[in-house]
The prediction has a mean pLDDT of 80. Transfer RNA from a Cystobacterineae bacterium, 73 nucleotides, folded computationally. It matches the Rfam family "tRNA". Rfam classes the family as a transfer RNA. The source organism's lineage runs through Bacteria, Pseudomonadati, Myxococcia, Myxococcales and Cystobacterineae.

């Protein structure tokens, strides 16, 4: 300076022919029990990096920037 991949809940990830934003994990409440731990039940958590474009509608298609893994120089 150029190619390629990646970014989604506090962590690890998963999603899609364009329409329900989700899982395990933790985290809070309440069962349970003398307590604990282990389990059951429900709950809180998200500008889907970011900034435009397409489109009736973008996590998803396009463009531009960022951050971090890879390669070649």
């Nucleotide at each position: 300076g150029g190619g390629g991949g990646u970014g989604u809940a506090g962590c690890u990830c998963a999603g899609u022919u364009g329409g329900g934003a989700g899982a395990g994990c933790g985290u809070c409440g309440c069962g349970u029990u003398c307590g604990c731990a282990a389990u059951g039940c429900g709950a809180a958590g998200g500008u889907c990096g970011u900034g435009g474009g397409u489109u009736c509608g973008a996590u998803c298609c396009c463009c531009g920037c960022c951050a971090c893994c890879u390669c070649c120089a």